Background
c-di-GMP-I riboswitch aptamer from Desulfocapsa sp., 93 nucleotides, folded computationally.
RNA sequence: AAAGUAAAAAGCCAAACCGGUUGUAAAGCCGGGACGGAAAGUUUCGGGUCCUUAUAUUUUAAUCCAGAAUAUAAGGAUGGCUGGACCGCCUUU
Numbered sequence: 001a002a003a004g005u006a007a008a009a010a011g012c013c014a015a016a017c018c019g020g021u022u023g024u025a026a027a028g029c030c031g032g033g034a035c036g037g038a039a040a041g042u043u044u045c046g047g048g049u050c051c052u053u054a055u056a057u058u059u060u061a062a063u064c065c066a067g068a069a070u071a072u073a074a075g076g077a078u079g080g081c082u083g084g085a086c087c088g089c090c091u092u093u
Stems, first nucleotide, its partner, number of pairs: 001093004012037002017032006035080001041086003045083003048078013
């Protein structure tokens, strides 16, 4: 420097769910708990998905209002959706 998780060794993280807490929400944090993970470490640079607000169209309805779906714009969430970037343990060459 590159490759690998085949055989190990030392370990690491922590899904769902439950309790507390923050937030309009998506969701985050703390504790318990383990579905799983070779980057399930960090980072929203790209895509996807989700939430909120506004506008427009369609639809249920048919006075209006309200609900639902889609599209656009803005803001936010998700790194355990994915691509990229950066950092890292062990082993082998």
It was read from a public genome assembly, where an Rfam model found it. The prediction has a mean pLDDT of 79.